[in-house]
RNA sequence: GGGCAUGUGGUCUAGUGGUUAUGACAACUCCCUCACACGGAGUAGGUCGCAGGUUCGAUUCCUGCUUUGCCCA
Numbered sequence: 001g002g003g004c005a006u007g008u009g010g011u012c013u014a015g016u017g018g019u020u021a022u023g024a025c026a027a028c029u030c031c032c033u034c035a036c037a038c039g040g041a042g043u044a045g046g047u048c049g050c051a052g053g054u055u056c057g058a059u060u061c062c063u064g065c066u067u068u069g070c071c072c073a
Stems, first nucleotide, its partner, number of pairs: 001072005007066001010025003018056001027043005049065005
């Protein structure tokens, strides 16, 4: 340099063109306990990598850029 894949809360992750983006772990509050752990209830936390395009409507489709990984040279 070229090709392919990939990017979604702090971490990992589901997801589909259509009302408010899913779950787990972690964090915080309450309950439980002598106390802790476990367990139960709840809360907060997301520009869905960036920009543009298509569309009535884009996290989803298209283009460019970019992150990470793999392969080729």
Predicted 3D model of a 73-nucleotide RNA (transfer RNA) from a Candidatus Heimdallarchaeota archaeon.
Its mean pLDDT, the model's own confidence on a scale to 100, is 81.
It was read from a public genome assembly.
It matches the Rfam family "tRNA".